[in-house]
RNA sequence: CGGGCUGUAGCGCAGUUUGGUAGCGCACCUGCUUUGGGAGCAGGGGGUCCUGAGUUCAAAUCUCAGCAGCCCGACCA
Repeated sequence: CGGGCUGUAGCGCAGUUUGGUAGCGCACCUGCUUUGGGAGCAGGGGGUCCUGAGUUCAAAUCUCAGCAGCCCGACCA
């Protein structure tokens, strides 16, 4: 320098195919249960979907540019 993949809740991820209400598990909070803790059961909260722009009635999803991480290649030594 070139190519590819990834970026979504505190953590790990799905959702992208075919644009149409942002989800799952763990964690967290409350209650029940227990002498208490843990486990179990019930309920609840938490998101600028990496950033910016564009297309569209409507974008996590499509297009463009950028940023970060990983992988491969090239170049130099």

The RNA shown here (transfer RNA) has 77 nucleotides and comes from Halarsenatibacter silvermanii.
The source organism's lineage runs through Bacteria, Bacillati, Bacillota, Clostridia and Halarsenatibacter.
Rfam family: tRNA. Rfam classes the family as a transfer RNA. From the family's description: Transfer RNA (tRNA) molecules are approximately 80 nucleotides in length.
The RNAcentral record of the sequence draws on ENA.